Model confidence (mean pLDDT): 82 of 100. Predicted 3D model of a 119-nucleotide RNA (SAM riboswitch aptamer (S box leader)) from a Gammaproteobacteria bacterium. The organism belongs to Gammaproteobacteria, within Bacteria. The sequence was found by an Rfam model in a public genome assembly. The model forms 94% of the base pairs in the Rfam consensus.
[in-house]
């Protein structure tokens, strides 16, 4: 890489260098010279693996799983719901109906980020 499987409407900044882009992609909104992205020094939030204690499950141990505590280690992350929307379904709502419509709500999915395990 790439397959599986978990989470994604909470939370989180101060300075240097430097000097136009940035929000995955498209279309849309927005962020940004009152300094974007990137690099570097502190700082911080978070708990997904480690590690710790219990517990199930077993004669027991390991492994699997539940539950807490905690933050030292391997990650991550510190604008807007994953910033909206893209596919499929329903629901309302407009019209007599229906077809179509949609700054309307809802469930599923695709795609996307992160973490682990295989690799």
């Nucleotide at each position: 890489a790439a397959c599986u499987c978990a989470u994604c409407g909470a939370g989180a900044c101060c300075g240097g260098c430097u000097g136009a882009g940035g929000g995955a992609u498209a279309g849309g909104c927005c962020c940004a010279u009152u300094g974007a992205a990137g690099c570097c020094g502190g700082g911080g939030c978070a708990a997904c693996c480690u590690g710790c204690a219990g517990g199930a499950c077993u004669u027991a141990c390991c492994a699997u799983c539940c539950u807490g505590a905690a933050a030292a280690g391997g990650u991550g992350c510190c604008a807007a719901c994953u910033c909206c929307u893209a596919c499929g379904g329903a629901a309302c709502a407009g019209c007599a109906a229906g077809a179509c419509u949609g700054u309307u709500u809802c469930c599923g999915a695709a795609a996307g980020a992160u973490g682990a395990u295989u690799g």